[in-house]
Context: one part of a larger RNA
Molecule: large-subunit ribosomal RNA, domain VI
Organism: Calothrix sp. NIES-4071
RNA sequence: CGUAAGAACAUUGAGAGGAGCCUUCCUUAGUACGAGAGGACCGGGAAGGACGAACCGCUGGUGUGCCAGUUAUUUCGCCAGAAGUAAACGCUGGGUAGCCAUGUUCGGAGCGGAUAACCGCUGAAAGCAUCUAAGUGGGAAGCCCACCUCAAGAUGAGUGUUCUCAUCACUAUAAGUGAGUAAGGUCACACGUAGAACACGUGUUAAUAGGCUUUAGAUGGAAGUGUGGUAACAUGCGAAGUCGAGAAGUACUAACAGACCGAGGG
Numbered sequence: 001c002g003u004a005a006g007a008a009c010a011u012u013g014a015g016a017g018g019a020g021c022c023u024u025c026c027u028u029a030g031u032a033c034g035a036g037a038g039g040a041c042c043g044g045g046a047a048g049g050a051c052g053a054a055c056c057g058c059u060g061g062u063g064u065g066c067c068a069g070u071u072a073u074u075u076c077g078c079c080a081g082a083a084g085u086a087a088a089c090g091c092u093g094g095g096u097a098g099c100c101a102u103g104u105u106c107g108g109a110g111c112g113g114a115u116a117a118c119c120g121c122u123g124a125a126a127g128c129a130u131c132u133a134a135g136u137g138g139g140a141a142g143c144c145c146a147c148c149u150c151a152a153g154a155u156g157a158g159u160g161u162u163c164u165c166a167u168c169a170c171u172a173u174a175a176g177u178g179a180g181u182a183a184g185g186u187c188a189c190a191c192g193u194a195g196a197a198c199a200c201g202u203g204u205u206a207a208u209a210g211g212c213u214u215u216a217g218a219u220g221g222a223a224g225u226g227u228g229g230u231a232a233c234a235u236g237c238g239a240a241g242u243c244g245a246g247a248a249g250u251a252c253u254a255a256c257a258g259a260c261c262g263a264g265g266g
Stems, first nucleotide, its partner, number of pairs: 001153001005164007015150004021049007033038001051107005059101004066094005071086006110145001112144002118138004165266001167179004184261004188204005208254003211250005217243003224237005
C1' cells in the first nucleotide's frame, strides 16, 4: 500500500516445511518345515541405540551477582578489624537465578487410501490356454492422507463475533479535498516471560520496576566479648553473620506531563 467504511478478537486451510530410523531379547515354538543338522512366516510383549523437541524437580557444568579461606603489598596513626591492587575474578573451595547436557520427559501410532515390481480371480480374441482385451483382488521403508509447525499478499486477499458511526470548512458537486473526533491505535513513561534494531508481551493508580519486610536458597559459624591455652589456636553467646538475579507481601519512590494518528453510512 492492497484486501471498497474504520477497528478488536477468534477462525477455515489452498499451500509450505518437519517427522518417517534401527537393533536385541521373551513368547507363539524347538511348533510349521526338514532324514537330520537346523529352524520360521503371521501375531503378542519387553528392553535399548542413534536422531529430534521441550524442560531444569533430580544428577551435574558454568555462574567476572554471592559466601568463605589465603599469599604479597599499600592505606585507614598502631593492635584488632577492614578496604584497594596483584592482566580486566590475585589464587583457592563452594554456589542461587539464568543458560546448558552428560540430566529428565516425550516423539517416530494407523487390519487408512491409491499404487510399483510381482502374485492372483474370472475371461475371450484364438471351442484349448492365457492376471487383460471388458471386469475384479492382493501387494513396498516409496506416493496421498493421518501426526507436528507455519499459513488469506491464497491479489482467488476467505469466514464468524463484537465495537464505532448522520461533525465542521472549502470547492472542480464527486465514491471530492481538508480539519477536529468515535471505536481503536501509536508515541511517551515503568518494564520482561520477548528481544540485534524492529517486533512481541505486561503495566501507567496499579504490584510494572526499584526500595522495604519476610523467605526458598547459597556460604559455613561474622564482629565483639567471655572461657581454656605461654602461644599458634580452640570454644560459648550462635544454624552465627553476610548475601539472596528466585518467591510472597507492602504504594514508600518512579510509571509524571502529555502528544499524535484514526471512519462519516461505506